[in-house]
The RNA shown here (c-di-GMP-I riboswitch aptamer) has 75 nucleotides and comes from a Myxococcales bacterium. It was read from a public genome assembly, where an Rfam model found it. Its mean pLDDT, the model's own confidence on a scale to 100, is 84. The source organism's lineage runs through Bacteria, Pseudomonadati, Myxococcota, Myxococcia and Myxococcales.
RNA sequence: GCCACGAAACGGCACUCCUCGCGCGAGCGAGGUUCGCAAAGCCACGGGACUCUUCGAGUCAGCCGAGCUACCGAC
Numbered sequence: 001g002c003c004a005c006g007a008a009a010c011g012g013c014a015c016u017c018c019u020c021g022c023g024c025g026a027g028c029g030a031g032g033u034u035c036g037c038a039a040a041g042c043c044a045c046g047g048g049a050c051u052c053u054u055c056g057a058g059u060c061a062g063c064c065g066a067g068c069u070a071c072c073g074a075c
Base pairs, nucleotide, nucleotide: 005073006072012037013036017032018031019030020029021028022027035062041068042067045065046064047063048060049059050058051057052056
């Protein structure tokens, strides 16, 4: 240094709930709170769930895979 792994520390994210705003809706954005997370970072490519005005258009990455990227460093 790389692979694997996840002890410690520094930092990071934010389920739920509350407030405000957006959306027909699934849901999304901001602030607070903190259940949890070592990719709970990105990405709708495959599966899955969900919504609507259903030959179509969308949502979910904190459901599982694929792909891409990344902090720290004890065993």